[in-house]
RNA sequence: UGAGCUAGCUGGGCGGUCGCGUGCUUAUUUGCACGAGGAAAGUCCGAGCACCUAAGGGCAGGGCGCCGGGUAACACCCGGUGGAGGCGACUCUAAGGAAAGUGCAACAGAGAUAUACCGCAUGGGUUUCCCAUGCAAGGGUGGAAAGGUGAGGCAAGAGCUCACCAGCGGCGUGGAGACAUGCCGGCUAUGUAAACCCCGUCUGGUGCAAGAUUGAAUUGGGGGCAUUUAAUGGCGGCCCGCCACGCCCCUUGUAAUCGCUUGAGCCUGCGCGGUAACGGCAGGCCUAGAUAGAUGACCGUCUUUGACAGAACUCGGCUUACAGGCUUGACUCAAACU
Numbered sequence: 001u002g003a004g005c006u007a008g009c010u011g012g013g014c015g016g017u018c019g020c021g022u023g024c025u026u027a028u029u030u031g032c033a034c035g036a037g038g039a040a041a042g043u044c045c046g047a048g049c050a051c052c053u054a055a056g057g058g059c060a061g062g063g064c065g066c067c068g069g070g071u072a073a074c075a076c077c078c079g080g081u082g083g084a085g086g087c088g089a090c091u092c093u094a095a096g097g098a099a100a101g102u103g104c105a106a107c108a109g110a111g112a113u114a115u116a117c118c119g120c121a122u123g124g125g126u127u128u129c130c131c132a133u134g135c136a137a138g139g140g141u142g143g144a145a146a147g148g149u150g151a152g153g154c155a156a157g158a159g160c161u162c163a164c165c166a167g168c169g170g171c172g173u174g175g176a177g178a179c180a181u182g183c184c185g186g187c188u189a190u191g192u193a194a195a196c197c198c199c200g201u202c203u204g205g206u207g208c209a210a211g212a213u214u215g216a217a218u219u220g221g222g223g224g225c226a227u228u229u230a231a232u233g234g235c236g237g238c239c240c241g242c243c244a245c246g247c248c249c250c251u252u253g254u255a256a257u258c259g260c261u262u263g264a265g266c267c268u269g270c271g272c273g274g275u276a277a278c279g280g281c282a283g284g285c286c287u288a289g290a291u292a293g294a295u296g297a298c299c300g301u302c303u304u305u306g307a308c309a310g311a312a313c314u315c316g317g318c319u320u321a322c323a324g325g326c327u328u329g330a331c332u333c334a335a336a337c338u
Stems, first nucleotide, its partner, number of pairs: 001334004005329001007327004012302007020035005037308001041319002044317005049207004056240004061203005066080005081095001082093004096198002101196002103192003117139002119135007147165006166188001168185007211258004221250005232244004265285006272279002
């Protein structure tokens, strides 16, 4: 200097005039304070909260799936282990079980839980071929052919034997653990569970249009079951159990207030703990609560830009979109110079 990898920040600022929403205040919208996001998007996860609900159990269903930690919790985050990719910094991970069972693996091929198409060896014969016996090392087919490479041995071959590896099992050592490593063993018949399934673990449902309070209105009735311990209804599905005493269908009407923003909250500091995620301690702050739904317009100035795009109960994540600008590192690689 170039090319990369990792982790972030910002995404208009300041002043004035008029206009809008909330709160407090004032004779008076008079004055003061505050007023959309890093994703507010998706509605994909997890919860708080409310009701079902007066109190449960089981089954089914669903989520997760290497180990440990964080968190209110999670399919999230952090740190490790195994595997894959990359020269590397790093990135990804669909990562329990195939010896509980069932299923699938087209076509090709002799044969896909099993074999002899071509072939090799020995013996015989009517000898450019045929028969018998032995073989699964070589070739072919295939994504995958009874672990791989090499040597010995054999009539020719084969873990038949040996050496080095891979796999599986046992024992020792290290580690909380996933796992790593050393030794020994026999010789080892594929893959697939994001196929059904097994194992372990977690798990009620509905959702602010949840709900609560006060009030207004309360019409015309019709049909079905029952008057009991039953039936019916309720508890997402089923069973048990519990509760209610009437239940179900159709029709009419329905306003205001609350829920509604003080939070698992935010900011700063720490020679506090921890590798980190995070936790602790101290100090400071209150930063939208609309309900046909509020922040818009103009002027001046600064500026690197003006992208993606607007709350509707709240929070922790994940995913997606994003013009431009700024930064990080005892980071990686290459080239040149000193």